[in-house]
RNA sequence: UGGGCAGGCUAUUCGAUCGCCCCGAGCGAGGCCGCAAGGCCGAGUCGAGGGGAGGAAAGUCCGGGCUCCGGAGAGCAGCGCGCUGGAUAACGUCCAGUCAGGGCAACCUGAAGGAAAGUGCAACAGAAAUCAUACGGCCGAAUCUCGCCCUAAAGGCAAGAUGGCAAAGGUGAAACCGGGAGGUAAGAGCUCCCGACGGAUAGACCGGCAACGGUCACGGUUGUAAACCCCGCGCGGAGCAAGACCAAAUAGGGAGAGAGUUGGCUCGACUCGUUAUGAUCCCGAGUAGGUCGCAUUGAGGUGAUUGGCAACAAUCAUCCCAGACAGAUGAUCGAACCCGACAGAACCCGGCUUACCGGUCUGCCCAAUAU
RNA sequence: GAUUCGGUAGCUCAGUCGGUAGAGCAAUUGACUUUUAAUCAAUUGGUCGCGAGUUCGAUUCUCGCCCGGAUCACCA
Repeated sequence: UGGGCAGGCUAUUCGAUCGCCCCGAGCGAGGCCGCAAGGCCGAGUCGAGGGGAGGAAAGUCCGGGCUCCGGAGAGCAGCGCGCUGGAUAACGUCCAGUCAGGGCAACCUGAAGGAAAGUGCAACAGAAAUCAUACGGCCGAAUCUCGCCCUAAAGGCAAGAUGGCAAAGGUGAAACCGGGAGGUAAGAGCUCCCGACGGAUAGACCGGCAACGGUCACGGUUGUAAACCCCGCGCGGAGCAAGACCAAAUAGGGAGAGAGUUGGCUCGACUCGUUAUGAUCCCGAGUAGGUCGCAUUGAGGUGAUUGGCAACAAUCAUCCCAGACAGAUGAUCGAACCCGACAGAACCCGGCUUACCGGUCUGCCCAAUAU
Repeated sequence: GAUUCGGUAGCUCAGUCGGUAGAGCAAUUGACUUUUAAUCAAUUGGUCGCGAGUUCGAUUCUCGCCCGGAUCACCA
């Protein structure tokens, strides 16, 4: 200098005027109590001043708080997760590592337990798709038959049947590990050497908390569990339109002995009702207002110190930082520049995922050149 | 705001333990008819919403997006 990798911060800015939502010291019509001094309540065209979207507010995909169902029982079923260790309120998240794959590297990606319990599947092609098999091919050792050589026997040559074989061929995503030597009638992990692989080894020793790694021994060794399944861990259900209170408003009709507490089953426990003034269910009618939940207190933010590789935790100091219920954050004017992306809170948090014009900072890697 | 279901031919829908996707209507062509309709025969037509992953192989299994629909107030 060029190219790349990882992480952090930021998200047009400034001024003026007019609005919108919330908080609000104070002012205060008026009312109540009191003999009085005074106290209490308090409407509001009042109001100094203060605050007003995001890194994703989004998708609603996970986890939790909170609320109700009976403070939530047992078993089965069902669902979710799945290398190891840690972090956390919890998680499918995060951190550190292991292994596998990719990259020259920095680094990136990974739903990554079990195919030694069982079952299933592997279309088409191919002889054969998982433990057995043979289309073409090779052999003629063994048994039988026939022909020729031979006087005959023995022996030899050639063919067939029973039979032996899986080396080479072709098919396929995948064909029972590959190379060499021995061996044989021909062959074959049949034997040996070298190499690959390996829960096809619950093998031994060493290192590591562990996943796992290394060495030796052992084994002739298909894949698939994001197929059923097995093993381990976790899960009661619903969701702020949850739910609590106040106000307002309440013609009737039908079924009816069992109904409900969970969305699946069984058991247990509990509640209401059991012959009707009737539990409960169905249809219909009415009410369409307010307060709380809900926004000053939280697994909160910022800074420092300590512990830890880190995620994170502890201690101290400091700050209070949107909040409605048809739903606020806008409009106009002026100025600047690199001409402004994705996008708008609705009960609240921690994550993940997705969208996104750019700017800037830090660390690291590779290549070339110069010293 | 929350919950939940779906997307396959022009339209309405099938498609289950994963193996190259069909039916009816519609369209086109031919036959029949003087002609049209009806009828008969044949044919065309598919990014299985999109993108990744698992697998030899995905409409199907898994994950993430996009689009569309439905349901949910309180009181007795």